Overview: A computed fold for a 1463-nucleotide RNA from a metagenome, annotated as small-subunit ribosomal RNA. Rfam family: Bacterial small subunit ribosomal RNA. Gene Ontology terms of the family: ribosome and structural constituent of ribosome. The prediction has a mean pLDDT of 83.
RNA sequence: GUUUGAUCCUGGCUCAGGAUGAACGCUAGCGGCAGGCUUAACACAUGCAAGUCGAGGGGUAAGGUCUCUUCGGAGAUACACGACCGGCGCACGGGUGAGUAACGCGUAUGCAACCUACCUAUAACAGGGGGAUAGCCCGGAGAAAUUCGGAUUAAUAUCCCAUAACAUUUUCCAUUCGCAUGUUUGGAUUAUUAAAGUUCCGGCGGUUAUAGAUGGGCAUGCGUGACAUUAGCUGGUUGGUGAGGUAACGGCUCACCAAGGCAACGAUGUCUAUGGGGUCUUAAAGGAUGGUCCCACACACUGGUACUGAGACACGGACCAGACUCCUACGGGAGGCAGCAGUGAGGAAUAUUGGUCAAUGGGCGCAAGCCUGAACCAGCCAUGCCGCGUGCAGGAUGACGGUUCUAUGAAUUGUAAACUGCUUUUCUUCUCCACGAACACUCCAUACGUGUAUGGGAUUGACGGUAGAGGAGGAAUAAGCAUCGGCUAACUCCGUGCCAGCAGCCGCGGUAAUACGGAGGAUGCAAGCGUUAUCCGGAUUUAUUAGGUUUAAAGGGUGUGUAGGCGGAAUAAUAAGUCAGUGGUGAAAUCCUAUAGCUUAACUAUAGAACAGCCAUUGAUGCUGUCAUUCUUGAAUUCAGUUGAGGUAGGCGGAAUGUGUAAUGUAGCGGUGAAAUGCUUAGAUAUUACACAGAACACCGAUUGCGUAGGCAGCUUACUAGACUGUAAUUGACGCUGAUGCACGAAAGCGUGGGUAGCGAACAGGAUUAGAUACCCUGGUAGUCCACGCCGUAAACGAUGAUUACUCGUUGUGUGCGAUACACCGUACGUGACUGAGCGAAAGCAUUAAGUAAUCCACCUGGGGAGUACGUUCGCAAGAAUGAAACUCAAAGGAAUUGACGGGGGCCCGCACAAGCGGAGGAACAUGUGGUUUAAUUCGAUGAUACGCGAGGAACCUUACCUGGACUUAAAUGUAGAUUGACAGCUUUCGAAAGAAGGUUUUCUUCGGACAAUUUACAAGGUGCUGCAUGGCUGUCGUCAGCUCGUGCCGUGAGGUGUCGGGUUAAGUCCCAUAACGAGCGCAACCCCUAUCACUAGUUGCCAUCGGGUAAUGCCGGGGACUCUAGUGAGACUGCCACCGUAAGGUGUGAGGAAGGUGGGGAUGACGUCAAGUCAGCACGGCCCUUACGUCCAGGGCUACACACGUGUUACAAUGGCCGAGACAAAGGGCAGCUACCUGGUGACAGGAUGCUAAUCUCAAAACUCGGUCUUAGUUCGGAUUGAAGUCUGCAACUCGACUUCAUGAAGUUGGAUUCGCUAGUAAUCGUAUAUCAGCAAUGAUACGGUGAAUACGUUCCCGGGCCUUGUACACACCGCCCGUCAAGCCAUGGAAGCUGGGGGUACCUGAAGUCCGUAACCGUGAGGAUCGGCCUAGGGUAAAACUGGUAACUGGGGCUAAGUCA
Repeated sequence: GUUUGAUCCUGGCUCAGGAUGAACGCUAGCGGCAGGCUUAACACAUGCAAGUCGAGGGGUAAGGUCUCUUCGGAGAUACACGACCGGCGCACGGGUGAGUAACGCGUAUGCAACCUACCUAUAACAGGGGGAUAGCCCGGAGAAAUUCGGAUUAAUAUCCCAUAACAUUUUCCAUUCGCAUGUUUGGAUUAUUAAAGUUCCGGCGGUUAUAGAUGGGCAUGCGUGACAUUAGCUGGUUGGUGAGGUAACGGCUCACCAAGGCAACGAUGUCUAUGGGGUCUUAAAGGAUGGUCCCACACACUGGUACUGAGACACGGACCAGACUCCUACGGGAGGCAGCAGUGAGGAAUAUUGGUCAAUGGGCGCAAGCCUGAACCAGCCAUGCCGCGUGCAGGAUGACGGUUCUAUGAAUUGUAAACUGCUUUUCUUCUCCACGAACACUCCAUACGUGUAUGGGAUUGACGGUAGAGGAGGAAUAAGCAUCGGCUAACUCCGUGCCAGCAGCCGCGGUAAUACGGAGGAUGCAAGCGUUAUCCGGAUUUAUUAGGUUUAAAGGGUGUGUAGGCGGAAUAAUAAGUCAGUGGUGAAAUCCUAUAGCUUAACUAUAGAACAGCCAUUGAUGCUGUCAUUCUUGAAUUCAGUUGAGGUAGGCGGAAUGUGUAAUGUAGCGGUGAAAUGCUUAGAUAUUACACAGAACACCGAUUGCGUAGGCAGCUUACUAGACUGUAAUUGACGCUGAUGCACGAAAGCGUGGGUAGCGAACAGGAUUAGAUACCCUGGUAGUCCACGCCGUAAACGAUGAUUACUCGUUGUGUGCGAUACACCGUACGUGACUGAGCGAAAGCAUUAAGUAAUCCACCUGGGGAGUACGUUCGCAAGAAUGAAACUCAAAGGAAUUGACGGGGGCCCGCACAAGCGGAGGAACAUGUGGUUUAAUUCGAUGAUACGCGAGGAACCUUACCUGGACUUAAAUGUAGAUUGACAGCUUUCGAAAGAAGGUUUUCUUCGGACAAUUUACAAGGUGCUGCAUGGCUGUCGUCAGCUCGUGCCGUGAGGUGUCGGGUUAAGUCCCAUAACGAGCGCAACCCCUAUCACUAGUUGCCAUCGGGUAAUGCCGGGGACUCUAGUGAGACUGCCACCGUAAGGUGUGAGGAAGGUGGGGAUGACGUCAAGUCAGCACGGCCCUUACGUCCAGGGCUACACACGUGUUACAAUGGCCGAGACAAAGGGCAGCUACCUGGUGACAGGAUGCUAAUCUCAAAACUCGGUCUUAGUUCGGAUUGAAGUCUGCAACUCGACUUCAUGAAGUUGGAUUCGCUAGUAAUCGUAUAUCAGCAAUGAUACGGUGAAUACGUUCCCGGGCCUUGUACACACCGCCCGUCAAGCCAUGGAAGCUGGGGGUACCUGAAGUCCGUAACCGUGAGGAUCGGCCUAGGGUAAAACUGGUAACUGGGGCUAAGUCA
């Protein structure tokens, strides 16, 4: 960082840090110091890695020197030396880590149980003699390796004798020490055993003994992996006695005797592994690790064995066996790089077949010296650590270029470059040139007599002409890698379009990607930078320091009790734990501190400190332990009393149910939401009586009681266990917990035998259903019951282990006791509720703790896989217990919050239902949509919230579509420049037109210009895409009553409170209450129309009164009273009254009033929801087209038509149709207009003519009323369709207009399921007007008035909404989430007939070399040898088991995958 919409917690995953013997990718200037096969203890060509001594010996193969020479050679040599005898060394040094879980290692002790060559010290000694053998010489065998025979010879080789002890041995005495076995010292006695020479006569070497030093051997305490799905192991095993063996103790080996020894504090087995100092990390504790360096161990092709030697069971020795390689004449031989280089192989991966003994060290030697792949150096490699450099200063028109943007310009790259000046580490070149060197040896001198010591001289360098120093030259020779969404420092553009790709985790990419790829810029580190792998850290995520277990993972089902752990009070002793002092040890290196040396650093040196450990010793005694003596408070017992569904066995009881018998009685019963199956005329159900059977015990009965838990309920008897209380007494810590063990343990299930009324898995039938292997119904077997025996599990739960102590309160209840009056109170043990502190993530717990402490046990460590597999134990079985891994995910989970949802609950509202009125759905037509068709039928709108919608007017135009013909800076506009006086008009030709070509005519002026056209340049255009990039506008929830904020308060927090509760309202409207108090957007009011009145004003309106006039009319003079017009006001506020209510408010056929409880209507639409609608009204980002997706024109299309749907109109008729006559509106419109009136026409209309730019003129009413006619018919209803003739508009009515007249006269007789509107001036019905408009498809839309109803009991139900509450695994929010089978693909895994490996053990057979034992024949005078035999054993073979791998037909489940199926 990551689980959620958000929160707190639990919990995993992941990252940032450090490290490495590393590897890989890109890159690379130098130096110093380190490091460099982690894999195949795989196999090795070649060279080298252990020799040396002539001062031990016989000698002389090679070489040097000298002499001689026949030039072949010979001789000599205190030069030197091959091979040989002999001495010392080869057991060191160097390599590797296979084996080993062990006294192997570490640490500390012991050896009174031991050895030690060379070295040091001390003491003593070294006399005499003998026989061989190598070499050399001769001969033989063999391919070779090698070997045999003969002759001769030496030694510091070897043998014998002598001498000898403080040596070894036998016995004894005295003595010291010790826990003991034992042992020290002294003495006596017995037996045994030494030697080597050489010399310059100093010595060097030899033998014996003692001591030291060094190095080793052995024993012991403690420490030192994993697995218990390894629980028992062991026969020389454990011990004893004796013997043998060893340097030495010891079952080390053998004989006999005994039966022991080890193990839950983990034996045995399996797997893994050299151990330590140290190293990495960490705050520490720890964890991980053991490469380089040091110490120890082990090994040397594999296994075994001994020899030699002071030391080996021996890396460059021997023998045998095995595998492998090589040579071979096939007879036989040779070999061992885990030494240094090097080769092959393996692998991601690890170097030169280098130089020198100059230094340090080792071996031999008197020494010179020789040997030394130890060592010192060099080479290769950025493998690591450390250091240095790649320049420094100035320099702007902040250049060009790049990149980006708001683009005539700006920002950035960037003081960067050029250029000027400076410096020279580094680089190139030239010159000089080290430290490391001190010894030994030799010469001289001194102390001095050889010899030793000191001083001086000379000599000795692989590295190396290297490090270093100086001169010259000149910025000259030198920068990359990774990253840039968050974690995590660093951002933009282009490309791509869930593609290509990225990714450590979360996650990015589906057309505006800071996450992919490129670029520009930036950030980080830097000769390196990234990636990968591994370890520690973060991770308190195994918790000793330092975690948890009610609900997140986690308390065992309960008891009893073993081991173990822990344990009351007092006194005394002891000193094991504990504490303190002292001594020893804790190798060096490392780490730390200080100082010093390389120019610095890394590195190195010196000194100090440290190494928290172990051992020994001295002391302290508070605590723990141990031992002893006491105590009573923990615990137990005795006595008395009480209590209960505690347990076991027996007996008894009534109700109910069923069955049987008998009786009464008749048609149904039963069952359900409704039914059916079922029972019943062979008499059911129902009722009565009697009898029988089994099971369970109503009422009492309850947060009641008892029990360890499971569990226990009629009454009663017997037996039995417990708890509590009271009072004293007794014992004297006897206690708590409790792994393994043992016992108990619901229901179901199993076994055997009974029993079976009711109920009732399985099963059958009937229903329900899309299906219904279910829920419901009718039957019904196991079972339920009893006895005995198994099983051993449950949400066996308080999801809370047991025990002890402590810690505020209130209130019930059960059983005792005390005191009492029966109220009331105290006390003990139980059992409940509430609430504090405290705790807790919260919910909550709260003296019955989940608080504060102590002791013991059990259990947990992400989800899934999985309580699965395998193994083991138990079980008759079912199954139980124990209990993984591969693989897979980044979460899974707990508590609480806000929403949303519920076929959850409560309250409330709405033409939501109900009550009514009228419709739609059936017919014809109109109109819109879908579909189909078409060249095109342009586009959009699609549940409610599209469908008489955009469109409030498609014949052309509109028009966006199609066909055809044309144009390319264009149709319009602007700016700037140029030209002309024309352009336009008229006209001719072609053409469908657009257009093209031609003819003709030809401006104004104040002379500046205006106007117009042409032309040039720059700005085009797009109804093309994206409404999921947007603005604006709109629909809907909804005119629903909600949505929020500030401060305060509550909560760890998300959030809550306020806004909830009780009332009330149309309303979050108001009132009361209240940790809330206020406020905002909404509601209401303010605005407009309308209903009444008043005032003002009267023209075009009006006319009551007065006058004039007409056939008649406010026609005229006049008037403002009335109507009306249009401006200002009044009025209505539950204000008044009555009743109810605290109030708000409600009720009333109350009063008053034109109007009464928002009077009626309109405008007004909170926060938000639907990625709702619109890029085609407009605007706008991005993308796309540019002789076309732009523009112009003609014609066509948008008007098509088997069909389906929506919205309407007209009807089906008498509440009507038709004819005639007669009334009454409001609101609008009118000059390219409305038109009175007259004439003509049946009429649409036409021709005249007048008024009106409008309260003046005009368009202009119908239903209705009165009268007449029709008489229930497809009609005098209805008017579609069609024919004919016309009128009007218009350039033009063919596709495709409206209207008129005559004729024609279709369907339709009130409409299925279903569905819509409406609560009053409303529905219904009747006309009127207007916008658009040349005309009109208008039956549409928007307005206006006329006539004018019915009904509402009520809120159960349907729909929608509001508030409160509840559940939730939902939050894309139920159109959500999500389970399992099946089908397909991939992955890992279990089982499995079988096949095939591995290591270990057992038994038997065989058995090399070799030690040991034995050994008559052979050799030898003898000692002895040879030979043969025996024991043991490596190895080999055979056999049967066990363990552990690989593979496998087939098979089981699991996980992950696309939008599959059941569904």